Predicted 3D model of a 73-nucleotide RNA (transfer RNA) from a Gemmataceae bacterium. Rfam family: tRNA. It is annotated as a transfer RNA. RNAcentral holds the sequence, with entries from ENA. The coordinates come from a structure-prediction model, not an experiment, and the mean pLDDT is 81.
Order: sequence, then structure tokens, then C1' cells
RNA sequence: GGGGCUGUAGCUCAGGGGAUAGAGCAACGGAUUUCUAAUCCGUCGGUCGCAGGUUCGAAUCCUGCCAGCCCUG
Repeated sequence: GGGGCUGUAGCUCAGGGGAUAGAGCAACGGAUUUCUAAUCCGUCGGUCGCAGGUUCGAAUCCUGCCAGCCCUG
């Protein structure tokens, strides 16, 4: 240099054109408990890597760029 995969909550990941973008863990509050742990209930947390394009409508499709990983000359 060329090619491929990945990028979504603090972390691990779902979602593959039409929700208010979700789950688990974490954090916080509460219940229970003598206290802690465990369990249960609830709350918070996101400009979906960035910029353009297509579309009535984009996290999702297309293009470029950035970052990480892998293959290759």
C1' cells in the first nucleotide's frame, strides 16, 4: 500500500428502514436483614465513531474519513 471485520449507556452486547433506541452487569434510592452479603422493586445513564448522500422517514442503506483488530504484498 491492498483487503476483511468491528465501532450503540461506565462495561459486555442486542437491535439490519417506521418505538419514547433496549437487555444484563455497574451506579444510585427503597424493601427485607441486628449489620453485611444475597434476593426483590424502582431510578439514573445515549447527539448509535465523525461528515456527507439516498429516502416521506436512517442506529439500520450508500460514499468518504477516523480508531481498533485480523489477513496480505